Predicted 3D model of a 543-nucleotide part of an RNA (small-subunit ribosomal RNA, 5' domain) from an uncultured bacterium. The RNAcentral record of the full RNA draws on ENA, Greengenes and SILVA. Its Rfam family is "Bacterial small subunit ribosomal RNA".
[in-house]
Context: one part of a larger RNA
RNA sequence: GAGCGAACGUUAGCGGCGGGCUUAACACAUGCAAGUCGAACGAGAAAGCGUCCUUCGGGGCAUAAGUAAAGUGGCGCACGGGUGAGUAACACGUGGGUAACCUGCCCUCAAGCGCGGAAUAACAGUCCGAAAGGAUUGCUAAUACCGCAUACGUCGGUGACGGUUAAGGCUGUUACCGGGAAAGGGUGGCUCGCAAGGGCUAUCGCUUGAGGAGGGGCCCGCGGCCCAUCAGCUAGUUGGUGAGGUAAUAGCUCACCAAGGCAAAGACGGGUAGCUGGUCUGAGAGGAUGAUCAACCACACUGGGACUGAGACACGGCCCAGACUCCUACGGGAGGCAGCAGUGGGGAAUAUUGGACAAUGGGCGAAAGCCUGAUCCAGCCACGCCGCGUGUGUGAUGAAGGUCUUCGGAUCGUAAAGCACUGUGGAGAGGGAAGAACGACUAGCAGGAAUAAUACCCUGUUGGAAUGACGGUACCUUUUUAGCAAGCACCGGCUAACUCCGUGCCAGCAGCCGCGGUAAUACGGAGGGUGCAAACGUUGCUC
Numbered sequence: 001g002a003g004c005g006a007a008c009g010u011u012a013g014c015g016g017c018g019g020g021c022u023u024a025a026c027a028c029a030u031g032c033a034a035g036u037c038g039a040a041c042g043a044g045a046a047a048g049c050g051u052c053c054u055u056c057g058g059g060g061c062a063u064a065a066g067u068a069a070a071g072u073g074g075c076g077c078a079c080g081g082g083u084g085a086g087u088a089a090c091a092c093g094u095g096g097g098u099a100a101c102c103u104g105c106c107c108u109c110a111a112g113c114g115c116g117g118a119a120u121a122a123c124a125g126u127c128c129g130a131a132a133g134g135a136u137u138g139c140u141a142a143u144a145c146c147g148c149a150u151a152c153g154u155c156g157g158u159g160a161c162g163g164u165u166a167a168g169g170c171u172g173u174u175a176c177c178g179g180g181a182a183a184g185g186g187u188g189g190c191u192c193g194c195a196a197g198g199g200c201u202a203u204c205g206c207u208u209g210a211g212g213a214g215g216g217g218c219c220c221g222c223g224g225c226c227c228a229u230c231a232g233c234u235a236g237u238u239g240g241u242g243a244g245g246u247a248a249u250a251g252c253u254c255a256c257c258a259a260g261g262c263a264a265a266g267a268c269g270g271g272u273a274g275c276u277g278g279u280c281u282g283a284g285a286g287g288a289u290g291a292u293c294a295a296c297c298a299c300a301c302u303g304g305g306a307c308u309g310a311g312a313c314a315c316g317g318c319c320c321a322g323a324c325u326c327c328u329a330c331g332g333g334a335g336g337c338a339g340c341a342g343u344g345g346g347g348a349a350u351a352u353u354g355g356a357c358a359a360u361g362g363g364c365g366a367a368a369g370c371c372u373g374a375u376c377c378a379g380c381c382a383c384g385c386c387g388c389g390u391g392u393g394u395g396a397u398g399a400a401g402g403u404c405u406u407c408g409g410a411u412c413g414u415a416a417a418g419c420a421c422u423g424u425g426g427a428g429a430g431g432g433a434a435g436a437a438c439g440a441c442u443a444g445c446a447g448g449a450a451u452a453a454u455a456c457c458c459u460g461u462u463g464g465a466a467u468g469a470c471g472g473u474a475c476c477u478u479u480u481u482a483g484c485a486a487g488c489a490c491c492g493g494c495u496a497a498c499u500c501c502g503u504g505c506c507a508g509c510a511g512c513c514g515c516g517g518u519a520a521u522a523c524g525g526a527g528g529g530u531g532c533a534a535a536c537g538u539u540g541c542u543c
Stems, first nucleotide, its partner, number of pairs: 001543004006539005013388006019381002021346001026344003030341003035075003040072002048063001050061004082299003092223007101216003106212008114148004123138006154179011184204001186203001188201005225271003232262003237259008274296001276294002278289004301322005324335004352378001354377003360374001361372004391421004401412004425484001426480006435470001441464008487532005492513003498527005508515002
């Protein structure tokens, strides 16, 4: 000199864009943060309003409504959001390998979706319990569960013929044997039928397989901290055989066998630490750092474990143990903010128990839509950067006043006053956005697939109507008055800026050198000056 997630002191007008617990991964009251689908399924209220009856207590019917709440089932809850405790490790970065692998939803292609069965929740009844919750009897549905059939592929076994590979192996064609699937729904269209219901078709869905996209698992080369006052470490240790296990390789696990493996190019041990893109500094090399944003990893009260699932060993799931807190009828139960707000505590120090799903994105749904503390906004804070303003022009009796003085004057100083203007910000009034056109609906047009079909369906296009939290905000017009808006540090040298008074090695200053003991440009005050300016200084840290 530059920088900072800063803090402290003094001061403070406005706006834009960003940022905001670096400490206790300390403990948490309260609310919200993950639901959705009735076009998978069975069942199904009440208040209110209307009406009728009434013994005036009440009761019936219709509506509310096939709504609410709950249940079975599907998908999601493994994303998104938080934190950096642990981790010196294939955790991360980079480049490869997987002929050793997996992949729900999505896209493309191929082949299918036939016939049956037994339950169970909800519900009703009985019972236990203070509660949390549970037991039992009976009834019922499905895209829940189970059996049979069928099998283009696929899987297992036995053969044959090629291609490829260093080997193991991979891959194509073909024959035989064996195993294994499925689910249906709808107020689309047409049609049969008195109706119930059926048929065709389209669409959504389901099953098996091939490929893709995106995502992930595993393995390897290289790279990035300190201590040798850590020098030897290691028994599942190193390798083999066999078995188990996994989606998959592997001591991953086990039995047996061998005695190996690592290490001064630093093993082992200890300390510290999430890693990276980046950020700061620097001419660079380098050094320091890893807030915000983005990618990866790890964690979710502490430790362990599995279940479900395409995916978890799962932040707002389960089980066990522990500490803590709460409820209890003492028998037993409940909980986990390192989600968003918020509270206590710690600390030099870090915000609102706000609004909205309008936009972007996510989950579910055919869709309407619902949910979304992701997100978008608003609130607080000069925490940072940037911009604007606090007036402009004129004005010498160089006014008054202050300070200094050699008492002549000098200086504050065109500064003020006065005169003439302007109106940014502020205040009043009026107007007033862009961000929103997708989707869905509707009316046409064109095309496509399929079909019995010119419907329905899909795609494109034209028009119509609808949607804004921010916010009556930004912005614009107009009115108003110089009126409401400047401080902070410094002035001995380094270092821009000097005099007077007070004090008298006192009180004090100080980054270094050093000032102060009676003429202090260094202490304190005043006048003047210098620097920066809505900030200015101080402290801390980095280069």